[in-house]
RNA sequence: GAAGCGGGCCGGACGGCCGCCGGCAGCCGCCGCCUCGUGCGGCGGCGCUGGAGGAAGGUCCGGACUCCACAGGGCAGGAUGCUGGCUAACGGCCAGGCGUCACCGGCCGCGAGGCACGGGGCGACGGAAAGUGGCACAGAAAACAUACCGCCCAAGCUGCUGAGUUGGCAGUCACUUCGGUGAUUGCCCGCUUCGGUGGCCGGCAAGGGUGAAAAGGCGGAGUAAGAGCCCACCGCGCCCGUGGUGACACGGGCGGCAUGCCAAACCCCAUCCGGAGCAACACCAAAUAGGCACGCGUUCGGCUUCGGCCGUCAGGGCGGUCCGCCCGAGCGUGCGGGUAGGUGGCUAGAGCAGCCGGGUAACCGGCCGCCCAGACGAAUGGCCGUCAGCCGGUUCGCCGGCCUACAGAAUCCGGCCUACAGGCCCGCUUCCCUU
RNA sequence: CUGCCCAUAGCUCAGCUGGAUAGAGCAACGGCCUUCUAAGCCGUAGGUCGCAGGUUCGACUCCUGCUGGGCAGGCCA
Repeated sequence: GAAGCGGGCCGGACGGCCGCCGGCAGCCGCCGCCUCGUGCGGCGGCGCUGGAGGAAGGUCCGGACUCCACAGGGCAGGAUGCUGGCUAACGGCCAGGCGUCACCGGCCGCGAGGCACGGGGCGACGGAAAGUGGCACAGAAAACAUACCGCCCAAGCUGCUGAGUUGGCAGUCACUUCGGUGAUUGCCCGCUUCGGUGGCCGGCAAGGGUGAAAAGGCGGAGUAAGAGCCCACCGCGCCCGUGGUGACACGGGCGGCAUGCCAAACCCCAUCCGGAGCAACACCAAAUAGGCACGCGUUCGGCUUCGGCCGUCAGGGCGGUCCGCCCGAGCGUGCGGGUAGGUGGCUAGAGCAGCCGGGUAACCGGCCGCCCAGACGAAUGGCCGUCAGCCGGUUCGCCGGCCUACAGAAUCCGGCCUACAGGCCCGCUUCCCUU
Repeated sequence: CUGCCCAUAGCUCAGCUGGAUAGAGCAACGGCCUUCUAAGCCGUAGGUCGCAGGUUCGACUCCUGCUGGGCAGGCCA
């Protein structure tokens, strides 16, 4: 210097002009009010001063605050889930443990590849030996195991056959006292302390095959063949010891394996949660409608369940009139509640910056300094110049464009997640150059 | 500001206690019928199940994060 990985920070700067919102015990002008003071309030102008973000966003968590409810506890419901710490609290953060990934380095291997040793990434990381349930297709079998191909005939039964052997029959030869005897060959019925090869029953779970997953793995011994049946190592479970606050790690012993996967399936265990939300809530308080009270008014008659109904008839409307049709009971004053509207809540706070101290860190403590938007039909903008930055062109002098990305407060904080042009810094690893 | 819901074919909707070919009606296209059209009958095509990631052997379905759309809530009767 470059690349990769990880982390943190900034996110246009300065000047001029014109506007917008808020504030001011400043100055001037106008208007209103009264207890007339050069008082109070409102409006306008001038002056001074403050005016978006790292996410103000999504509204996913947690708190402050306010109202309602509330003796205490339980049920239901929801959330969280390795350990320790931080915190107002958290599903957040920090540190650690364990697991996982072969990305970088390292080690092993001829190689394909392997090893979680160092770094880095990721982890919704309690319980599957509490119970219920699921595991399609394929496969013999998907969970109290089982047997398709295969291996084995050790035990039991049995077929064929070789060998051996007893007996029977027949043949041949030899001998003969002619009755037989011996040797040998063939056939038949049997037998087995023997061998070969099948079948039934049976033994096995090593191998093949299926599947995402196959009932501990690998090697040896053993066997008819095999098998944790036995043995060593590894894995798993239980117990003990040591270290650690703990998760856990290391060591030893025992068990012979009984316990596959799924809880982002129901569920169990532990912990936490009362509900609603600034459109919370409090105060002032129009018009209209409705509520209550009082006063005035409400042709005449009938019926009534007392709410009204029917007829009649003053009065009114259909631009004047006749007929006809329609309407025909409220009005005023006061009180109280709520709404529109106004005011408060409303921005000085788990606040920001610097220094010091404690802690590995998150974070905490102390000192000193600072005040940093409070709108509501909702301000935070526009133009110009210079300098940065980016893009394009270039005759390397410059020229043109973008005047910038994501986005914009709405009660306030702590987080998470998501979006983001461009730039800066730090750490680790590797490579290159120089000394 | 607060609470809640939805997204599946061109349109309207099923499927949502996970199981492999995601269905239905209308619409579209082709054929039959008809002199022709409509209706009717038969057939065909058409889907990133809003997007991305995760859990799982397996996701339209379960979980998380986004995107878009919608509903309700201010007061008396």
Molecule: RNase P RNA; transfer RNA
Organism: Burkholderiaceae bacterium